The prediction has a mean pLDDT of 83. This is a predicted structure of a 97-nucleotide RNA (Guanidine-I riboswitch aptamer) from Vibrio ziniensis. It matches the Rfam family "Guanidine-I riboswitch aptamer". Rfam links the family to the GO term regulation of gene expression. RNAcentral holds the sequence, with entries from Rfam.

[in-house]
RNA sequence: UAAAUAGACAUCUAGGGUUCCGGCUGCAACGCAGUGUCUGGUCCGAGAGUUGUCAACCUCUUAUGAGGUCACACGGCGGGACAAAAGCCCGGGAGGC
Numbered sequence: 001u002a003a004a005u006a007g008a009c010a011u012c013u014a015g016g017g018u019u020c021c022g023g024c025u026g027c028a029a030c031g032c033a034g035u036g037u038c039u040g041g042u043c044c045g046a047g048a049g050u051u052g053u054c055a056a057c058c059u060c061u062u063a064u065g066a067g068g069u070c071a072c073a074c075g076g077c078g079g080g081a082c083a084a085a086a087g088c089c090c091g092g093g094a095g096g097c
Stems, first nucleotide, its partner, number of pairs: 007054004012049001015044002020041002022038001023035005056069005072092001074095001078090003
């Protein structure tokens, strides 16, 4: 220190609630009911968070490989799903700059 694009999946986290498990409370009670105003396990989970893989793009090249890039990113109201909620989805949308 040139050039070009900018997607998919997985993973974990911030966050989220309450089907299931556990906790707590009540009730002659292997259970049932209530409670998420219960720190939890399962669960959901980021475009603007993490990590990985693939894809994509660029350059070089002895033609099958080598090197490089993967950047930036303010943001509602409202609606939707699952048991429910959310930084999930509508949505890198509306709007703003």